This is a predicted structure of a 301-nucleotide RNA (Bacterial RNase P class A) from Nitrosomonas sp. The RNAcentral record of the sequence draws on ENA. The model forms 98% of the base pairs in the Rfam consensus. A source record names the gene rnpB.
RNA sequence: GAAGCUGGCCAGACAGUCGCUGCCUGCUGUCCGCUUGGACAACAGGCAGAGGAAAGUCCGGACUCCAAAGAGCAAGAUGUCGGCUAACGGCCGAACGCCGUGAGGCGAGGAACAGGGCCACAGAGACGAGCGUAUUCAGUUACGGUGAAACGCGGCAACCUCCAUCUGGAGCAAGACCAAAUAGGCAGGCGAUGAGGCUGCUCGCGGAGCCUGCGGGUGGGUUGCUUGAAUGUGCGGGCAACCGCACAUCUAGAUGAAUGACUGUCCACGACAGAAUCCGGCUUAUCGGCCAGCUUCUUUC
Numbered sequence: 001g002a003a004g005c006u007g008g009c010c011a012g013a014c015a016g017u018c019g020c021u022g023c024c025u026g027c028u029g030u031c032c033g034c035u036u037g038g039a040c041a042a043c044a045g046g047c048a049g050a051g052g053a054a055a056g057u058c059c060g061g062a063c064u065c066c067a068a069a070g071a072g073c074a075a076g077a078u079g080u081c082g083g084c085u086a087a088c089g090g091c092c093g094a095a096c097g098c099c100g101u102g103a104g105g106c107g108a109g110g111a112a113c114a115g116g117g118c119c120a121c122a123g124a125g126a127c128g129a130g131c132g133u134a135u136u137c138a139g140u141u142a143c144g145g146u147g148a149a150a151c152g153c154g155g156c157a158a159c160c161u162c163c164a165u166c167u168g169g170a171g172c173a174a175g176a177c178c179a180a181a182u183a184g185g186c187a188g189g190c191g192a193u194g195a196g197g198c199u200g201c202u203c204g205c206g207g208a209g210c211c212u213g214c215g216g217g218u219g220g221g222u223u224g225c226u227u228g229a230a231u232g233u234g235c236g237g238g239c240a241a242c243c244g245c246a247c248a249u250c251u252a253g254a255u256g257a258a259u260g261a262c263u264g265u266c267c268a269c270g271a272c273a274g275a276a277u278c279c280g281g282c283u284u285a286u287c288g289g290c291c292a293g294c295u296u297c298u299u300u301c
Stems, first nucleotide, its partner, number of pairs: 001297010012266007020049007028041005051272001055283002058281005063171004070203004075167005080094005096107004110162002115160002117156003127152001131144004175223004185214006197205002230249008267270001
């Protein structure tokens, strides 16, 4: 210098103007309470305001309700060994196999004397006993070119199966509360000889409504909601995943649903894409750039 491997980070920058969502402070007004308080609205100021994947909803958990979450069957998932974790089908380490000159990458891996099933091509014969050639009184004895496997103690579980481990169901439209509506009505069917529900089935639990049709009313708000298996820095333990301690920080919370528009300057001219209960993973999409460690080749000293 060139070509690579692994891991991590960033995701146009700055300024101005006008808006949007949430919170805080001040002030004004209205209402309630009347005690110092509370609620709502307007105005002013301040602060914060999407992602590494917010995505696919594919795994795992937290949380909520169903019974206090139960038993059996069925069904599904996983499958070397050891570790990490709240948990996992995730991650880390080791051995083994394959690929690569190498850094490194990939791997669907328990059991085939419990049982069933299958074994391409080649070969006379392919799964359990026979067959071919030679031989013998005699399937009696010996050998067997092909093939992954041949005269057996064979192979395949990425075929059923067996074994081990795990899995109850529904999901924030969960669930709780307040308010409004004259809120309920009529007809048919089922139901304590047990409805609907908890589970696909059985047991078990539980105990009064349920289904269909007709024709009506209401169709608002609060909460759950974001402080969390959180993030950053330092120290310590561990090969690592990860764990412990100390200090610091607060980082969207909407509900027709905000996070934007315009202008100016600059550059390398800007990709994929946008929260909706939360978190850990996996997978997929992604213009370009930066950093660290390592490998191979070449050149020069």